[in-house]
RNA sequence: GCUUGAAAAAGGCAAACCACCCGAAACGGUGGGACGCAAAGCCAACGACCUAAGUCCGCCUGAGGCGGAUACGGUGGCAGGGUUGCCAAG
Numbered sequence: 001g002c003u004u005g006a007a008a009a010a011g012g013c014a015a016a017c018c019a020c021c022c023g024a025a026a027c028g029g030u031g032g033g034a035c036g037c038a039a040a041g042c043c044a045a046c047g048a049c050c051u052a053a054g055u056c057c058g059c060c061u062g063a064g065g066c067g068g069a070u071a072c073g074g075u076g077g078c079a080g081g082g083u084u085g086c087c088a089a090g
Stems, first nucleotide, its partner, number of pairs: 002090004012037002017032005035077001041083003047078001048075003054070007
């Protein structure tokens, strides 16, 4: 340096759920909690997925309401990609 993660060690992260906070929502944050994870560290230009405040369109309307489209909002514990890295074995 490359490949691999069977066993071992040092450690790490933390799903569901609960409480509080943020947000229009999806999400997110903090604390508790562990289903799992060898990159479940970081990134988010591509695909996928979630949401639709605002905007646009349509319909009805007294105020206004309903329906559709849309990311400039998100997820990364969704595939792939980029990048950094612990331990061990070969």